Context: one part of a larger RNA
Parts: sequence; C1' cells; structure tokens
RNA sequence: CUCUCUCUAAGGAACUCGACAAAAUAGCCCUGUAACUUCGGAGAAGGGGUGCCUCCUCACAAAGGGGGUCGCAGUGACCAGGCCUGGGCGAUUGUUUCCCUAAAACACAGGUCCCCGCAAAGUCGUAAGACCAUGUAUGGGGGCUGACGCCUUCCCAGUGCCGGAAGGUCAAGGAAGUUAUUGACCUGAUGACAGGGAAGACGGCGACCGAACCCCCAGUGAACGGCGGCCGUAACUAUAACGGUCCUAAGGUAGCGAAAUUCCUUGUUGGGUACGUUCCGACCCGCACGAAAGGCAUAACGAUCUGGGCACUGUCUCGGAGAGAGGCUCG
Repeated sequence: CUCUCUCUAAGGAACUCGACAAAAUAGCCCUGUAACUUCGGAGAAGGGGUGCCUCCUCACAAAGGGGGUCGCAGUGACCAGGCCUGGGCGAUUGUUUCCCUAAAACACAGGUCCCCGCAAAGUCGUAAGACCAUGUAUGGGGGCUGACGCCUUCCCAGUGCCGGAAGGUCAAGGAAGUUAUUGACCUGAUGACAGGGAAGACGGCGACCGAACCCCCAGUGAACGGCGGCCGUAACUAUAACGGUCCUAAGGUAGCGAAAUUCCUUGUUGGGUACGUUCCGACCCGCACGAAAGGCAUAACGAUCUGGGCACUGUCUCGGAGAGAGGCUCG
C1' cells in the first nucleotide's frame, strides 16, 4: 500500500449525480394512533416497561399487585422493522432480457368490438388426419383497452368491413351469323398451271346470353384514421363575449396542461432554502395533450422514478488508532 473488520473528539450529509456505503431501528407486554380511505392501510406515528430476591392473588403454568436489591447497561450475547411526508408511473399478487436493463415493459381480473349453429369459426398439414373438443354461444377463436370511480364529444369525404341490388362494366362457356383453308367434281383441247366448287372437316371474327368483383347506393369509429386559417371590433390601455370572410368530411368537446409530452426555457408567479436548471401549487402563449394506440381522478401495493424532513452515522470537514489476511523489505 491492497482487502476484511473494530473504535473515533467536535460537527452531523457540509460528501456525492444521488445518504451509495455504513450507522441507526429491532423481540415481547402496556399505552396511544392523524389526513385520506376500497376500512385493509396500522406494528401508522409517538410514549412507557423488561434482570434477580421475596410476599400476596393464584391450580403447578402464565399473568397481576406490594416490598427489596445489583450493574454503565436486564429482548445484557446471538437473533431481531428505521420512520414520516409531497409528486410521477403502473391498480394490486404475478412475469421478463439464463451471463450488463426487473421496469413505467408483459400479464392480469374487468370493459368493449368482430367471427363462429357444430362436418363450427380459427390453426397445422399436399393429403389422410389432428388441435379446438370427447367442448356446443353462460361455449370457442381473434383484435384493442387494462381493478374500482366519473366519463368516453364531433367527422362515414378517403381506406377497410357489413348490407343492397336498379343501372354501367365484365371471364370461361354457349351462340344466330360471317369468313379463310381443304375439298368430290366442273371448266380452260393437254398440264405439275389457272378459274370455279356441294357435303364434310378444320381455323378466324362474331350480334346476342352470361356470376362475383369493380363503378354505384346506404350503414358502420371501443374499424384504419381525422378533428382549420385570415381580418376587424368594447368610452384609458389591453383583451375580444361579438362580426366578416375562405376552406373542410368535420374543425379538438369534457378533463388535463412548461407534463415520462414545452423547442424558445432556468417561461412567469407563489411555496420550500441564507442561497433551489431539481421539487410542489398555480397561470395557459398546448413548437407538437386529449378521451378504450383511452381522458381525468384514486385508497392500497412497488428491490420502481423523483423532491423534502426526523432519527442516525467516518459519506464528509480530515484525518487518526487498532485487529486479521495479502503485498513489500530482510533472512
């Protein structure tokens, strides 16, 4: 010097990103216990007691009462909750990145929407077959949200889905017809050349018939999604309840708001501190909150994140002393 411990005057978080680490608290009995609350929270918090001897109540145990006695210290060692308070997020127990992330992520009960009548829908497989399910709508599958409480506004123009069938469009297929080739045979005195050509065969085109889709019509947002701009106006000023105008499918309602969202920004103001880019209350100018990609509240809960306080301490002022192990030096 390194590691693991013990103690430390005075101070007590001044340390530090941050009380990280350490200290403190601790068992049992009695007492006492606030706001809020889903009555659980709560061992809230806070206060007192605790050994041994003896007497009494008493059933022997335990408990209670009286008296006495020792120590610095009586749950005498070990074992053995620190607490209070404000806010964010998630209701809670649970789950997760085996070996850097345990969380605000996942799940959850609850809510809601869609599909499915059973040879179900959905899934795997080319198929046979299997799961669903030896289940049957109080069931099964899928999506979103995420206890409870108060609520969940407007827009169906676009996209999707469901429904409709009048009209438009439209495939294979059918098909009246039309047309090319071939073609017995005929004509050109003959010909391998030329012209014509029945039936049949094989092609081309084809009026017309012809389902769904699509176009079209309507519905639907706890479907994908979306939810404006400019100008003027009140008897100080400022502001604009009010008016005008343009555009849109409709122009963001309730609630919340510098927020896990606010760039400007350490916004402004109040609180807390001697001093506060954090924190809490408020304001609203929301760059760029907003209602099941839920909005806002919320008791309890959390190895969660963040602010404050009490207690406590070598975290620190600022070091020091000691024990053990290692290292180092010498042998």
The prediction has a mean pLDDT of 88. Predicted 3D model of a 331-nucleotide part of an RNA (large-subunit ribosomal RNA, domain IV) from Papaver somniferum. It matches the Rfam family "Bacterial large subunit ribosomal RNA".